A computed fold for a 349-nucleotide part of an RNA from a metagenome, annotated as small-subunit ribosomal RNA, central domain.

Context: one part of a larger RNA
RNA sequence: CUGGGCGUAAGGGCGCGUAGGCGGCCCGCUAAGUUCCGUGUGAAAUCCCUCGGCUCAACUGAGGAACCGCACGGAAAACUGGCAGGCUUGAGUUCGGGAGAGGGAAGUGGAAUUCCGGGUGUAGCGGUGAAAUGCGCAGAUAUCCGGAGGAACACCGGUGGCGAAGGCGGCUUCCUGGACCGACACUGACGCUGAGGCGCGAAAGCUAGGGGAGCAAACGGGAUUAGAUACCCCGGUAGUCCUAGCUGUAAACGAUGAGCGCUGGGUGUAGGGGGUACGAACCCCCCCUGUGCCGAAGCUAACGCAUUAAGCGCUCCGCCUGGGGAGUACGGUCGCAAGGCUGAAACUC
Numbered sequence: 001c002u003g004g005g006c007g008u009a010a011g012g013g014c015g016c017g018u019a020g021g022c023g024g025c026c027c028g029c030u031a032a033g034u035u036c037c038g039u040g041u042g043a044a045a046u047c048c049c050u051c052g053g054c055u056c057a058a059c060u061g062a063g064g065a066a067c068c069g070c071a072c073g074g075a076a077a078a079c080u081g082g083c084a085g086g087c088u089u090g091a092g093u094u095c096g097g098g099a100g101a102g103g104g105a106a107g108u109g110g111a112a113u114u115c116c117g118g119g120u121g122u123a124g125c126g127g128u129g130a131a132a133u134g135c136g137c138a139g140a141u142a143u144c145c146g147g148a149g150g151a152a153c154a155c156c157g158g159u160g161g162c163g164a165a166g167g168c169g170g171c172u173u174c175c176u177g178g179a180c181c182g183a184c185a186c187u188g189a190c191g192c193u194g195a196g197g198c199g200c201g202a203a204a205g206c207u208a209g210g211g212g213a214g215c216a217a218a219c220g221g222g223a224u225u226a227g228a229u230a231c232c233c234c235g236g237u238a239g240u241c242c243u244a245g246c247u248g249u250a251a252a253c254g255a256u257g258a259g260c261g262c263u264g265g266g267u268g269u270a271g272g273g274g275g276u277a278c279g280a281a282c283c284c285c286c287c288c289u290g291u292g293c294c295g296a297a298g299c300u301a302a303c304g305c306a307u308u309a310a311g312c313g314c315u316c317c318g319c320c321u322g323g324g325g326a327g328u329a330c331g332g333u334c335g336c337a338a339g340g341c342u343g344a345a346a347c348u349c
Base pairs, nucleotide, nucleotide: 004320005319006318007303008302011317013200014199015198016197020193021192022191024087025086026085028083029082030081032080033079034076035075036074037073038072039071040070041069048064049063050062051061052060053059090190091187092186093185094183095182096181097180102176103175104174105173106172107171108170109153114148115147116146117145118144119143120142124135125134161168162167205246206245207244208243209242210241214240215239219235220234221233222232257316258315259314260313261312262311265294266293267292268291269290270289271288272287273286274285275284298305299304322349323348324347331342332341333340334339
């Protein structure tokens, strides 16, 4: 160096991309890789074969083979590489479309909760398994009118859509990314992956300033209980919200990396296109793209997966190697901190 694997031990949370690895069809040149031939070298000993010497053997003498390598010369040109030229199917551009909670900013709407003011009105309300704490005669609950403020957007809503992931849901406007369909045309391999690197990254948490309706860690009280640092109830502060910055984690999950090609069917659904010769809602059929379910072959330890593969192949990256010790210690590095990343061993079963 070589193995077997990664849905359940093992896929990096996700993207962009550097080096590197890998790379479509045709023609020509080249000859670095590659193949063949030759020459030289590859000391001796050792290993192997044959013969010999110590009575045998170990040991040892001689001969042969080998030394699987390297260098140089020559030849070949299929494949890989290099150079040059061409091509269009990979990739991309253009034009025309429709879909979408994709992202950012500004504005705006109604329902509801809470609070405040006022009216009506009176003895309770609230809460639970049952209660109590709590609120209420200083007039609560209920009900009507007015006002304030914050947060979230019922129905539509979907087994639906969009996004690389995290994630995204009232309405309007502005800015903006991507995917998809159709159509000639254009560029001409411009591609795939991606160690490092850079960026994005739920919730909680942190810093500063604002905001604070509801909810609610901590905390207080009432219950329950043997106890009850809980589950239930009454309160309630951080926080939840906004702006700027930090943190960088997750059951960041499809527990399934990315790309390309290939491989029976059946049935939904979403976006777009075409046909059924006038056009249309609609119906039927077909195509592309996405997203579900069921199942053939095949795969799988089984469960199950099955054109959205966990099938058949290729390329590149990441990762695993019994359980515990341990995602710990030490060191390094990042962070304001919390802590993150990297990541053992002794010992033990």